c-di-GMP-I riboswitch aptamer from a Deltaproteobacteria bacterium, 91 nucleotides, folded computationally.
It matches the Rfam family "c-di-GMP-I riboswitch aptamer". About the family: GEMM was predicted in a large-scale screen for bacterial structured RNA regulatory elements.
The sequence was found by an Rfam model in a public genome assembly.

RNA sequence: UCCUGCUCAGGGCAAACCAGGGGAAACCCUGGGACGCAAAACCACUGGCCUAAGUCCCUAAGAGUCGGGAUAUGGUAGCAGGGUUGCCAGG
Numbered sequence: 001u002c003c004u005g006c007u008c009a010g011g012g013c014a015a016a017c018c019a020g021g022g023g024a025a026a027c028c029c030u031g032g033g034a035c036g037c038a039a040a041a042c043c044a045c046u047g048g049c050c051u052a053a054g055u056c057c058c059u060a061a062g063a064g065u066c067g068g069g070a071u072a073u074g075g076u077a078g079c080a081g082g083g084u085u086g087c088c089a090g091g
Base pairs, nucleotide, nucleotide: 002091003090004089005088012037013036017032018031019030020029021028022027035078041084042083043082045081046080047079048076049075050074054071055070056069057068058067
């Protein structure tokens, strides 16, 4: 340096759910809690998925309300690929 995660040490992270907070929502943060995880550490670059505040369309001479449709500039790194870094053990 590369490969592997059967075994060892120190251990680490924390799904669902609950409480508080943020957000239009998806979802995120903090605390509790553990389904799981050897990168479940970091990065939205590619594809996927979730959401639709705003914008556009339905929509009219013009304006507005409700509703419907499209859309990420919002998310997801615990969906996959890719990039960066890294503990222990074995080869």